Overview
Small-subunit ribosomal RNA from Sporolactobacillus inulinus, 1418 nucleotides, folded computationally. The sequence is in RNAcentral, with records from ENA. Model confidence (mean pLDDT): 84 of 100. Taxonomically the source falls in Sporolactobacillus (Bacteria, Bacillati, Bacilli, Sporolactobacillaceae).
RNA sequence: UGCAGUCGAGCGCACCGCGGGGAGCUUGCUUCCGGCGGUGAGCGGCGGAUGGGUGAGUAACACGUGGGCAACCUGCCGGGCAGACGGGGAUAACUGGGGGAAACCGCAGCUAAGACCGGAUAGGGCGCACGCACCGCCUGGUGCGUGCGGGAAAGGCGGCUACGGCCGCGCUGCCCGAGGGGCCCGCGGUGCAUUAGCCAGUUGGCGGGGCAGAGGCCCACCAAAGCAACGAUGCAUAGCCGACCUGAGAGGGUGAUCGGCCACAUUGGGACUGAGACACGGCCCAAACUCCUACGGGAGGCAGCAGUAGGGAAUCUUCCACAAUGGACGAGAGUCUGAUGGAGCAACGCCGCGUGAGCGAAGAAGGUUUUCGGAUCGUAAAGCUCUGUUGCCGGAGAAGAACGGGCGGGAGAGGGAAUGCUCCCGUCGUGACGGUAUCCGGCGAGCAAGUCACGGCUAACUACGUGCCAGCAGCCGCGGUAAUACGUAGGUGGCGAGCGUUGUCCGGAAUUAUUGGGCGUAAAGGGCACGCAGGCGGCUGUUUAAGUCCGGUGUGAAAGGUUGCGGCUUAACCCGCAAACGGGCACCGGAAACUGAAGAGCUUGAGGGCAGAAGAGGGGAGCAGAAUUCCACGUGUAGCGGUGAAAUGCGUAGAGAUGUGGAAGAAUACCGGUGGCGAAAGCGGCUCUCUGGUCUGCACCUGACGCUGAGGUGCGAAAGCGUGGGGAGCGAACAGGAUUAGAUACCCUGGUAGUCCACGCCGUAAACGAUGAAUGCUAGGUGUUAGGGGGGUCCAACCCCUUAGUGCUGAAGGCAACCCAUUAAGCAUUCCGCCUGGGGAAUACGACCGCAAGGUUGAAACUCAAAGGAAUUGACGGGGGCCCGCACAAGCAGUGGAGCAUGUGGUUUAAUUCGAAGCAACGCGAAGAACCUUACCAGGUCUUGACAUCCUCCGCGAGCCGGAGAGAUCCGGGGUUCCCCUUCGGGGGACGGAGUGACAGGUGGUGCAUGGUUGUCGUCAGCUCGUGUCGUGAGAUGUUGGGUUAAGUCCCGCAACGAGCGCAACCCUUAAGCCCGGUUGCCAGCAUUAAGUUGGGCACUCGGGGCUGACUGCCGGUGACAAACCGGAGGAAGGUGGGGAUGACGUCAAAUCAUCAUGCCCCUGAUGAUCUGGGCGACACACGUGCUACAAUGGGCGGUACAAAGGGCAGCGAAGCCGCGAGGCGGAGCGAAUCCCGGAAAGCCGCCCCCAGUUCGGAUUGCAGGCUGCAACCCGCCUGCAUGAAGCCGGAAUUGCUAGUAAUCGCGGAUCAGCAUGCCGCGGUGAAUCCGUUCCCGGGCCUUGUACACACCGCCCGUCACACCACGAGAGUGAGUAACACCCGAAGUCGGUGGGGGAACCGCAAGGACCCAGCCGC
Repeated sequence: UGCAGUCGAGCGCACCGCGGGGAGCUUGCUUCCGGCGGUGAGCGGCGGAUGGGUGAGUAACACGUGGGCAACCUGCCGGGCAGACGGGGAUAACUGGGGGAAACCGCAGCUAAGACCGGAUAGGGCGCACGCACCGCCUGGUGCGUGCGGGAAAGGCGGCUACGGCCGCGCUGCCCGAGGGGCCCGCGGUGCAUUAGCCAGUUGGCGGGGCAGAGGCCCACCAAAGCAACGAUGCAUAGCCGACCUGAGAGGGUGAUCGGCCACAUUGGGACUGAGACACGGCCCAAACUCCUACGGGAGGCAGCAGUAGGGAAUCUUCCACAAUGGACGAGAGUCUGAUGGAGCAACGCCGCGUGAGCGAAGAAGGUUUUCGGAUCGUAAAGCUCUGUUGCCGGAGAAGAACGGGCGGGAGAGGGAAUGCUCCCGUCGUGACGGUAUCCGGCGAGCAAGUCACGGCUAACUACGUGCCAGCAGCCGCGGUAAUACGUAGGUGGCGAGCGUUGUCCGGAAUUAUUGGGCGUAAAGGGCACGCAGGCGGCUGUUUAAGUCCGGUGUGAAAGGUUGCGGCUUAACCCGCAAACGGGCACCGGAAACUGAAGAGCUUGAGGGCAGAAGAGGGGAGCAGAAUUCCACGUGUAGCGGUGAAAUGCGUAGAGAUGUGGAAGAAUACCGGUGGCGAAAGCGGCUCUCUGGUCUGCACCUGACGCUGAGGUGCGAAAGCGUGGGGAGCGAACAGGAUUAGAUACCCUGGUAGUCCACGCCGUAAACGAUGAAUGCUAGGUGUUAGGGGGGUCCAACCCCUUAGUGCUGAAGGCAACCCAUUAAGCAUUCCGCCUGGGGAAUACGACCGCAAGGUUGAAACUCAAAGGAAUUGACGGGGGCCCGCACAAGCAGUGGAGCAUGUGGUUUAAUUCGAAGCAACGCGAAGAACCUUACCAGGUCUUGACAUCCUCCGCGAGCCGGAGAGAUCCGGGGUUCCCCUUCGGGGGACGGAGUGACAGGUGGUGCAUGGUUGUCGUCAGCUCGUGUCGUGAGAUGUUGGGUUAAGUCCCGCAACGAGCGCAACCCUUAAGCCCGGUUGCCAGCAUUAAGUUGGGCACUCGGGGCUGACUGCCGGUGACAAACCGGAGGAAGGUGGGGAUGACGUCAAAUCAUCAUGCCCCUGAUGAUCUGGGCGACACACGUGCUACAAUGGGCGGUACAAAGGGCAGCGAAGCCGCGAGGCGGAGCGAAUCCCGGAAAGCCGCCCCCAGUUCGGAUUGCAGGCUGCAACCCGCCUGCAUGAAGCCGGAAUUGCUAGUAAUCGCGGAUCAGCAUGCCGCGGUGAAUCCGUUCCCGGGCCUUGUACACACCGCCCGUCACACCACGAGAGUGAGUAACACCCGAAGUCGGUGGGGGAACCGCAAGGACCCAGCCGC
């Protein structure tokens, strides 16, 4: 913005069109009459109360379900009875004339009706009164009769007519029906009790009013009731149902579409009309908002259909048609109908279909990946051969249509002629969708695939990028340089015109548990008792029939859901029929076991009686002794007291100690006990008194009197509070002393409240058995308390049975396990309380209680992915037991102090290359940094490279000479030529040069990507497995236990039996002997020499090989008669003889990418290669490891004795000679039991030194030399002379060593040109000490606790600081909701009222009845 009534066959009028007739007559006009058709507003009727929309309100008889109305209404429709007579007065429209901008409104005049109003008539209708009959459900209902009263209408409209009337429609009264509505009642469906009391017309009565109608619905009066823990009232939320989603069901959630009901129509109020409304597209008023306006005043209500704006994550066309179905009106044609039927838009949902099919390996190209071979996308594509759903083009083309009506024909009803009514047949004709569905022909693979995922749950994996970044994430969790988890790609999996995400609901969730859970320790038993309501309740009859059960009847709308049949090609979808379900409610009949109810009994539950029993049960009064403290006096003197040790404190003013006497308060030793009593809290000297409960026996009485117990009431430790006492000891607070880093604590000295009494509060606790009460049932054993019975005894002891209590142990059973187990946590019943993840929270707010302190009840926001129980294996403990180790102790020698050497840190530097980091890095990688090494730095150079392989070409090359240069290198000269085959052309190869590209190269990174190797716990005695057994399981057992050992070594025992890796042994070496062989070794005897030099010999030594020997074998003792231990004999050796090699499962992300190897990453005219020089050697400092010392057990000098194990040819190097010496010359001998290194040193003998910074000590420095080497400046070693530092035994602390060890003394070797105080070996001399296992450190086994498991270097608490989040408080301030009181008060209904107004009726009139307006009241 558009759209969402009709009837002219109810009425009057105006206008338009078309015929007809008459008149005037300029034949074309005017006028009149009447007809037909149409339009418009008006009067009038019916409908606008249906249909359509929405869910604001409503917790309600609103809805659902079943009933009631004897307390009601009902237009149109159907049936029946009766009727429709005769009059009257108005009024719109219209006309005239006004007001207003408009909307619209007065005034005057005319007119009609099926509009309006009297009158007549009317019964079985209505009202009143009376009577009769029948019935019922309390009032009562129905029917019949009589009397009185008042009450109707449209002889209109249409058709036909033989004009008599007939028919149809409409109208009036009454009755009945159908359908619709109204009211009442039972039951049902919601959250909060941190809402517990609500209510004044409130509850009822009497009488009235009002209504269609019962009723406090309203009113007057009277009474004081009514509702509520079975949840009133209040607050919050919400339309209810059929149904829908989910679920095995029970349930849970929802109330879109469709259907029923209700409520609402801008918000609030109100009535009018009407059969029906308090009325979505009617009226009045108020309010907000929008619009018009001439500012005076008006108009409006999309939660109708479309559509617009706004809000929002989000929701459509301002379409077509009344063809069908249905509705309103109409006699009908028909009109209207945004109901409806259709179309449009949106993959929003459900369903169906397609995007092609067959063949096709060179497994194409391309992508991805790769172990570089390949693999994969993949028959996938291309290609060939087809098909035609769909699409496009062309053609054909529905069903849905039945009517109504016209025309023609026919039949039927009434007394029934027809034109009328009803019905039938034929005919004419009606389609929005729509040229749609469908069919035919043609074209042509042509037009048609996405989305999510790929760590597990969960189906599907690789590459690259990224590097705790970017990001992912439903939960667990991914990402810190190889990410199947992020991003991308390839591949794969899933679904597919869809696929993912988000939100909501149910499920899984037995995680609110009715079905179907729990409460000892996981959350959960009330602190305890009494007890009202409630719930539950023993045995036997009887009655009843409320519950219960059975049968029947009615209802439980339709749609939906399920099953069968049916229609669209199928399906979704739809129609019809049938069945079943709708689990409910109501009524009728029946049954009587159980529950209930009524009544009758019973004794076993419960209670009582009688006779006994025990007791720290409770209240009150009195009494007693011990002790403490204080007071007085006596004796007496210097301490007392207290502690781990002290001090504060007390004491010469006389303490403490001791004696005597006195005072006061509190508590009651021994007995005393998993003993007793009590409901729990709790109760402990004795006596008296008052009093509760329990147990035993008897079976005398009552006769179910019982159990539990929400609320309620009482009791209720300690502390605390109030008032008044009391106060000895003890003792919060407080003070002082100690302890300590501190010590507002633990310990000590004091000490106030309090502890005690009386009265009154508080009401809590780990008020615990962390276990509510009651009853029954379900193996035992053994203590103990109080009784009873039997046996036994002189009495006892003792034995048996039994009741009640209280312990332990244990079966079945239970339990997650631990554990419980007749005192249940077992099996059952009844009732109560309580729980539902952790924190927030023993909280806040509110309420109640309290004097206060506080208590009871008791949330949420927010936050976490857990919190928790029991048990297991470890690890740990300033837990326990047992046991080892130079672990401590006992010893010896050191380190830490000095100087130097060496390594490291730090610093420095161009560089001081790198690694190693507590033990277990630091004389470590280094068993040899002047160049080299060398990885670092500076500078100079090279680029297929210093090194490897392949290809092409050339031919040598190296060395040599000269020049330049620091050298690498460059330039030049000179010089020529290797091997094999050969057909003599050549070919191949080595080597060198040139070139190209593949590639080389990297001591660049990552030891937290790795292999290998190594360290360490630790040579500690452990670590495991199979089978069996136990346990739900983790796991245990074995492996623990008793002994024993160096040992998980062995023995015994044992639900274990065996086995493996470790231990031990086997191996090497050393200690004794024997055998074999005897040179280079050896020499007893013989000969010989300077000399085992030589002959000779192989006895001895020695070396090599082999063997014997030692095994707790023997004896004694101890021990379980075992294992074993102790002692002894023998023996070279004795209990693994000494030493070595040998290192279990594993731990430390231990060490090493710089030995080597290696994944990945990185560099490529350099992070590669090469050269010269430098650096790794720096030096204020700090640390580790060593050497030498500080001296007399020494130093110096001289003399003299004895090893072992090694090494040696680019080597060891003798004799001899030279030098003070280092060393040089020399060169014999020796590849070594032959020769050499090579004199071992300490030792022993002799002499000197005489306690001194020295004849100790040797650093440092100077000079002079030697050696190696291309070269000793940076930067080697050695020698001689000179120099002669620190240092006089080392703080805290700390290391090694248990016997041929420590200590001390020298010797050799590897590396190596040279360079050890280091390292690896060798022998010489050669001790001390071990009581012992308390302590420190490390370790093993058993056990215990654990909140630890990255395992105590763990975990974890609180404040504070900063940032952020949530919630609370806050002077206040603003808004909303509800209630109460009061004030003002619109429209409107009702009532009242008078002096206004009024056609119909009465009256001659005046006037009256009645009505309207006004005013007043509620």